[in-house]
RNA sequence: GUCCCCAUCGUCUAACGGUUAGGACAUCGCCCUUUCACGGCGGUAAUCGGGGUUCGAAUCCCCGUGGGGACA
Numbered sequence: 001g002u003c004c005c006c007a008u009c010g011u012c013u014a015a016c017g018g019u020u021a022g023g024a025c026a027u028c029g030c031c032c033u034u035u036c037a038c039g040g041c042g043g044u045a046a047u048c049g050g051g052g053u054u055c056g057a058a059u060c061c062c063c064g065u066g067g068g069g070a071c072a
Base pairs, nucleotide, nucleotide: 001071002070003069004068005067006066007065010025011024012023013022018055027043028042029041030040031039048064049063050062051061052060
């Protein structure tokens, strides 16, 4: 340099173009317990950036950014 793949809560991971963007761990609060741990209930928390298509985009297209891979 050319081509391919990936980017979602703090982490990991789901999500036919119409979802309240879900789950696990973590975290916070409450319950339980003499206390801790375990357990139960609940809360907070995310779509890499910019454009486009569409009635409607995390999802499709383009350009970037970052990461990984193949060839040289």